Order: sequence, then structure tokens, then C1' cells
RNA sequence: CCAGGGGGCCGGGCAGCCGCGUGACCUAGUCGCGAGGAAAGUCCGGGCUCCACGAAACAAGGGUGGCGGGUAACGCCCGCCGUGGGUAACCACAGGGAAAGUGCCACAGAGAGCAUACCGCCGAUGGCCCGCAAGGGAUCAGGCAAGGGUGAAAGGGUGCGGUAAGAGCGCACCGGGGUUCUGGUAACAGCGCCCGCAUGGCAAACCCCACCCGGAGCAAGGCCGAAUAGGGGCGGCGCGCGAAAGCAGGGGUGUUUCUCCCCAGUCGCCCGGGUUGGCUGCUUGAGUCUUGAAGCAAUUCAAGACCUAGACGAAUGGCUGCCGCCGCGCGGCAGGUCGUGAAAGCGAUACCGCACGCGGGACAGAACCCGGCUUACAGGCCCCCUGGCACU
Repeated sequence: CCAGGGGGCCGGGCAGCCGCGUGACCUAGUCGCGAGGAAAGUCCGGGCUCCACGAAACAAGGGUGGCGGGUAACGCCCGCCGUGGGUAACCACAGGGAAAGUGCCACAGAGAGCAUACCGCCGAUGGCCCGCAAGGGAUCAGGCAAGGGUGAAAGGGUGCGGUAAGAGCGCACCGGGGUUCUGGUAACAGCGCCCGCAUGGCAAACCCCACCCGGAGCAAGGCCGAAUAGGGGCGGCGCGCGAAAGCAGGGGUGUUUCUCCCCAGUCGCCCGGGUUGGCUGCUUGAGUCUUGAAGCAAUUCAAGACCUAGACGAAUGGCUGCCGCCGCGCGGCAGGUCGUGAAAGCGAUACCGCACGCGGGACAGAACCCGGCUUACAGGCCCCCUGGCACU
């Protein structure tokens, strides 16, 4: 200098005038504060509120899926393991089980699950032909799946031996399976030893295994006010014994057990009337920042400092000036480079800086709050790492 990888930050600032919302107060006003890194998607997890009476087991439904840690929790984050990609830094992973069962693998191909012979190879043994014989020939029976072809994938790979020709048939190495020991919390890894080891892929197919899970949501909910009609019709279930306690029955739950509650009315549908107003919930939080300690890290602990919108048809805007950023121009100034010239100088060039002129400024607006994930984003800055080239 070039290319690549990972992480972080900003994404306008200052001042004046007028205007808007809100909090507090000493209330003609003064002071403070006033959209985001994603406020978006509504995909996860919670806080909070209400409902289900509660506890336990099972079923149904849903979610997650290597190991360990973090967190209020998670499907999130961190670290590690394994597999794959990349020269590497790094990146990705819907990462348990295919010997519990079912299912799928189009087309091509002989054959795609416990399969197969299209082209081929052999023909030792039995048969056929020639030959006195030795032997030779071509193939039938029979043997083979090593070679070729089809395909995404064809029943491990390479080599040697062996065979009639072959084949893990045997052997060496690789691959695969099992296992002692060692390291590691573990997933797993490594040395060694044993086994020729037929049995592919898909579970983001149904399924099996392990673990987890009530529902609804601020339009939750609470208070005040107001008004009507405590209205009318239809249907279902219930009405038991007893003076009482209690017994039995019915209901509260998809099933069962325990406990508790309710029962003289209750449930469902249709028609009709009133209410649509105000206050609250509503912002001090699993909060932010600084420093120190522990930890590889996520994060945790301690001390200190700070308070940063709370609207309700819905506020944060308008104007002016200056600064900053980006783009285009500009030879005006000083450089660089090129041309010319002995030199001074002259000419060209937007490569760099300054000045000047013009234009521009991404994605995008809180609505109960928080932790994440995902998606969108003009332009700019910083840090770390990997590879290549050149110089010293």
C1' cells in the first nucleotide's frame, strides 16, 4: 500500500426570536425535562393486572434439542466440543435416536432395502468340436460383481497376494465399530488393544427419547359520575330425606384421586333500553453512568454519582445566523506531477491542502414497562486480527 475478517461509536451541533407538551414551585410567572438504534416486526421471555378454588397424577396440544456456565426468564447471551466452508483471521449449524415401527428416494438404470446382471470377465469341473495322444478352440451348464455404463447416491477406499476369473477371500495402511488407560466438570479427544466389519440417505418426514409450558391482556384492571326498563320472549337442567346436624344427588375440569366451594335457582339464544364522560393505572426501574474486585467471557459483587417524555385525536415545530459532514465544480493561492527552457519563468493537470460557488443530508416517530431476536439504514470515525506485495 492492497484485499479480507471481527467489534464499537456517531448519524448533526451552538445561539437568538416566536410557538407546543409536561413536572415542580415562592403560580401576572420561574426553573427542569421533552422520540430510537432500531421507537419497526408482534417473533420469544418476563414484570404487572384480572380470571380459573387449590394440590397431585395422566391425557391432549405446543415448545426446545451437543456440553458447561450466565440471566428474573427465554427459543437469548458467553465459553468450549463436533461437523462443514475458507490459505487464514473467521463463519454457519433445525447438533438426541435410522437395530421400536411406518413411510419416501422422481427420472435414468439390470438393480435404490435386507436389492441386482445391461455391456462384460472366466469357463478350472461336467458337456460340444479338432486331434492317436499331449494339447487346442469356441461356448452351453455353471461361476463373478473386480472393470465399464446409469444416477445425487450402487453395499467402504488404495495397494499387494490369491483365484479359472473374482470377491475383506487373506494381508498392510486409511476408514468404521468396540474397549482398557490417560486428559477434561462434561460434550469429547489421544496412545494402545480387539473385530473383516453385508445392512445407504432422509426424522426442517410421521414417530421414539429427554426436558419445559394455565388463560387473557393497559382496549388488563380500579374509582367516580350519569341514565335506563331489577324489561320482554323461548328452551335445557334442578326441586329429595330430615326439626337441625347430616345423608344422597347435581355442578365447579379432558380423565382420576384428595380437599374445598355452590345448589333452590341457574345456563343458553333472540328482541329491546341506557352508558361511549372524567380520574387513575402512567413512569424510580430485574434503571443509567463512573471506579474497583472476581471471572477466558457472558455477567456478578461493592462504593459513589444521576433522575433522563408521560400525550389522550394525541405535544417536541417555524424562522435566522454560524459551525461541522458529504458530493460536484473551481488553476484563485501554495504544493505534487508532466511538458518546455541553460535558468528564471511559462503552460497543462482537480492528485493533496486552503479559499470560493452550487447542491445535499440515510432508515425512520414513544403510547404500561423491561431483557432479547429479526428486518431497514446515505455517509463518517475508531480499535483489533488474517493474507499478499514492496522497502528498511